A computed fold for a 1183-nucleotide part of an RNA from an archaeon, annotated as large-subunit ribosomal RNA, half B. Its mean pLDDT, the model's own confidence on a scale to 100, is 82. Its Rfam family is "Archaeal large subunit ribosomal RNA". The literature on the family includes a 2001 paper in Science by Yusupov et al., "Crystal structure of the ribosome at 5.5 A resolution".
Context: one part of a larger RNA
RNA sequence: UCCAAUUAAGGGAAUUCGGCAAAUUGGCUUCGUACCUUCGGAAUAAGGAGUGCCUGCUUUCCGUAUUCAAUAUGGACCAGCAGGUCGCAGUGACCAGGGAGACUGGACUGUUUAAUAAAAACAUAGGGGGCUGCAAGACCGAAAGGUUGUGUACAGCCCCUGAUUCCUGCCCAGUGGCGGUAUGUCAAACUCCUUUACAAGGGAGCAAAGCACCGCUAAACGGCGGGGGUAACUAUAACCCUCUUAAGGUAGCGUAAUACCUUGCCGCUUAAUUAGUGGCUUGCAUGAAUGGAUCAACUAGGUCUCCACUGUCCCUAAUUGGCACCCGGCGAACACGUCAUCCUGGUGAAUAGGCCAGGGACUUCUAGCGGGAAGAUAAGACCCCGUGGAGCUUUUCGGCAGUCUAUAGCUGUUAUACGGCAGCGACUGUGUAGAGUAGGCGGGAGGCAUCGAUCCUUUGUCGUCAGGCAAAGGGGAGUCACCGAUGAAACACCGCCCUUUCGCAACUGUGUAACUAACCUGGAAAGGAACAACUGUAGAUGGGCCGUUUGGCUGGGGCGGCGCCCUUCUGAAAAAGCAUCAGGAGGGCCCAAAGGUCGGCUCAUCCGGGUCAGAACUCCGGAGCAGAGUGCAAGAGCAAAAGCCGGCUUGAUAUCAUCCUUAACAGCAACGGAUGGUGGUUCGAAAGAAGGGUCUAGCGAACCUCAGGUUUCCCUUGAUGGGAGCCUGAGCUAACAAAAAAGCUACCCCGGGGAUAACUGACUGGUUUCAGGCAAGAGCUCGUAUCGACCCUGAAGCUUGGUACUUCGAUGUCGGCUCAGUCCAUCCUGGGCGUGCAGCAGCGCCCAAGGGUACGGGUGUUCACCGGUUAAAGGGCUUCGUGAGCUGGGUUUAGAACGUCGCGAGACAGUUUGGCAUAUAUCUGCUAGAAGUGUUGAUUGACUGCGAGGAAGGGGCUCCCAGUACGAGAGGAACAGAGCACCGCAGCCUCUGGUCGACCAGUUGUCUAACAAGGCAUUGCUGGGCAGCUACGCUGUAAGGGAUAAGAGCUGAAUGCAUCUAAGCUCGAAACCCACCUCAAAAAGAGUCAACACACGCUCUCCUAAAAUAGGAGUUUGAUAGGGUCGGGGUGUAAGUAUGAAGCUUCGGCGACAUAUUCAGCCCGCGACUACUAAACGCGUGG
Repeated sequence: UCCAAUUAAGGGAAUUCGGCAAAUUGGCUUCGUACCUUCGGAAUAAGGAGUGCCUGCUUUCCGUAUUCAAUAUGGACCAGCAGGUCGCAGUGACCAGGGAGACUGGACUGUUUAAUAAAAACAUAGGGGGCUGCAAGACCGAAAGGUUGUGUACAGCCCCUGAUUCCUGCCCAGUGGCGGUAUGUCAAACUCCUUUACAAGGGAGCAAAGCACCGCUAAACGGCGGGGGUAACUAUAACCCUCUUAAGGUAGCGUAAUACCUUGCCGCUUAAUUAGUGGCUUGCAUGAAUGGAUCAACUAGGUCUCCACUGUCCCUAAUUGGCACCCGGCGAACACGUCAUCCUGGUGAAUAGGCCAGGGACUUCUAGCGGGAAGAUAAGACCCCGUGGAGCUUUUCGGCAGUCUAUAGCUGUUAUACGGCAGCGACUGUGUAGAGUAGGCGGGAGGCAUCGAUCCUUUGUCGUCAGGCAAAGGGGAGUCACCGAUGAAACACCGCCCUUUCGCAACUGUGUAACUAACCUGGAAAGGAACAACUGUAGAUGGGCCGUUUGGCUGGGGCGGCGCCCUUCUGAAAAAGCAUCAGGAGGGCCCAAAGGUCGGCUCAUCCGGGUCAGAACUCCGGAGCAGAGUGCAAGAGCAAAAGCCGGCUUGAUAUCAUCCUUAACAGCAACGGAUGGUGGUUCGAAAGAAGGGUCUAGCGAACCUCAGGUUUCCCUUGAUGGGAGCCUGAGCUAACAAAAAAGCUACCCCGGGGAUAACUGACUGGUUUCAGGCAAGAGCUCGUAUCGACCCUGAAGCUUGGUACUUCGAUGUCGGCUCAGUCCAUCCUGGGCGUGCAGCAGCGCCCAAGGGUACGGGUGUUCACCGGUUAAAGGGCUUCGUGAGCUGGGUUUAGAACGUCGCGAGACAGUUUGGCAUAUAUCUGCUAGAAGUGUUGAUUGACUGCGAGGAAGGGGCUCCCAGUACGAGAGGAACAGAGCACCGCAGCCUCUGGUCGACCAGUUGUCUAACAAGGCAUUGCUGGGCAGCUACGCUGUAAGGGAUAAGAGCUGAAUGCAUCUAAGCUCGAAACCCACCUCAAAAAGAGUCAACACACGCUCUCCUAAAAUAGGAGUUUGAUAGGGUCGGGGUGUAAGUAUGAAGCUUCGGCGACAUAUUCAGCCCGCGACUACUAAACGCGUGG
């Protein structure tokens, strides 16, 4: 020093982000108690008074004695009264709320991040919505099974809001939810068709959920405009116009936990208020259960003010205990290249103990401090990078549960309605002609009939309205066909079929109903039931879950851009090549002619002429290297052409090879270009030209698909179909040598990077600050008393930038506090010059860095603003000095809220509240204290002073000069002198004050039975207090000399003058050197003088000294310490005894307390005197 405590005069929050911390208050009795209010509270509101001990009395109750009463006697609790008495103080210690007024958030009690967040977050009662009839809904599980619940809609689950009170507006366009659904779309299955007959494939039909479509729904997710004009001052706009929307923000509230601008404006509060509060309100970006507004009570929430109180502060001091220090014992860790004696300047990977230069520096130890070792700790958590990771989100991509729907299986029996398919039986069949209701083909000459025919009646049914068929009754014996006619076909009868209709039973579909035997049952009596459940297939939905992706360049990254493919010019430095998010301009086409060839022609512009009423344009003539044109950028190129016009045409053809470029000098694909061979072709008389466009841009791999070609192949051969291969062409990857791909992370992680940002530093100096040159102008006149534009030139390295050089195996980040060192471009003080300087007061400039440069208000602030002072309240630098010195308000982790953005996870140089600061110092440095060696003498004493340090002083006020100089006046100095306080520095404790755990006294509770004397309770608390230490107290704190600065001069030339200067000389400032104070022979140049033969140390007694050491005093020839005596001082009158004492009394006594003995007793780290005790005896070192 620190930690834990105690106390502080005067002031009283001036401290600080903030009254943090501390102090105050405190128990009980009693009086008294406001606003507000949900009438319960608020409330212990606030604010007062009392409180001990002793003596006695009163009320109540319980016992004992005698029989009740009554009397006598004993005891207890609470409450009260009277008297006495002591102290500074009576809840005497311990224990034990500081209070009040406002705002804000949350209603409240409660819960939460075990280990940085207790909150405004969560919860809550209350409000609202959704799902659900129980084998429910919701949840867990692969299932079995389980939970809610052995509950049942007054119930359970889920979501939102968050007491009460007053309320809760508009919008259904988007997203979602629910409902509906004629129609559209729509999978598997099924049916049908088709592909040559099988397979695969293709098509159509039928068609569920879903989607489309139509509605409803906002206490579902959510959303809730702009422009212009207008009233008889102005202003404003009830009003009007217009665009537009799904609707355009209602009631409220409002600079707010929300307002950027902003410290909004006004009021209050303050000396002063970025705070607070009340209003206004144009609200960047308020607003109604993502609830709006308001609210009594509550709150370790946030904010402001006042009273009280205080060491928070002015401004520190003293004390106590512990650590530290010293002694004894034991004895780590971190760290460490066992190189190291540093400082300043420079250099250098741009802040060096080590390099260079200069300076300093003998060796070692001890205690401290914390400037440096870009100190230790932790392979930086910020930033970037990684074809790293993880968590989360979603309308990324791809899946999987789940859910919905269809279908098949498990899966059976019936009825009924309507169907389907084939079967059986019956029925039906009318063109014309024909007696006539002739289905087709074949057979066929007989068939049928008492087992009742023809025929008759009735009924039913069909019908082409002619009639047919069936049934019942009557009746009782024939009838039909062949033949003939008609016709395309000829009838009886039989067989096989077709059309229509009916019936039958079987199969099957849909709807409805029923059954029971599968199956199911969470009371297996019974109920449900072929449904459901389960399993398979299919479609839809599906962040519930899983796996992934989420590009590159980049003066960091992101945002922006594309400089990501290609062309052209410049840059580019006369070969080639050459970078930048360098400066410019373009391309991702177009053209069947704008291609090929052959032939012809000459452009732009100008001049002359003609025509004409009139000519820039038409026509004629001339000049015309190109000033035109060439599809499109630019450059290059081009005149009997590469331009313009015309004819004929398709060389804009197939195939092969080589070369160039792409891609300088290694390799490298597509694209592009050039040359040549072969086939075929066009134009031209021919030579020839032509493989697109005058040249340089106009582009794209593999897989897959399609088209054309192919004397390739497909399991023994051939054919057909299909498939595979090869060649050519087309379809695309613009991130353009080509993955199929969205976000958040502050909950984050890993690997790396100073290859790359945010501090500092470095470089630069646009910006900034300061200065200068010139002088237009202002200044009545007058550039330069003062101010000074445009333009120009510099300095500095403080601002803000740029760069990315150092540092990412870490250099702790803003501000404050503390402590400073330094610069000068000087704020004051000092010395000067000029003035538009009379004086006073100013303004500008020169010299000057010795000293000084303050206190407050709001704000985290630096800054800036404000208040009253002051001589003045300067500006910078020092790793934006200083966190191994402090703080932690701000910024910048994790919680939470508002506004805004985002579908969301989340985000915001927007706001708000809360939020962990390690450490025993190795080296160096510094502040102190020692030891040793050296200095040629062991030693002792006294000096010198090279050198070092200091500010030891600084300014102010008053008086006097003097109401003087000056001035019309108003005003109003100076030199010299005196005094005073202040600030700083040094010393001291007589005084004053503080402390004073030496000491003395009072007193509470309790214990030692009581007294006395003591222990403990912070020293228990309280009142005093010597020495010591201290400040708030006291004392001291000059003048001068030398050399100079700016400046003032003398003499004086260069320059016969002038000139302060060139030679010379005199002055001239708080700055410099002395003077003054302190240190200082280790000053290696190691000094001087004197003494000296012994000196010093240890042990021992000590303190004026002191952490250890050292220093000093003493050691019997002695007052060094202790003891004793006396003096002086502190406290305040001891114990014991005697007497008194309010009263009471059983008369024995009890009794707080008082008085006397007694300025007593107790005590003293202060003085004097006094050897009573201890400094005995000894030991060591050097010469």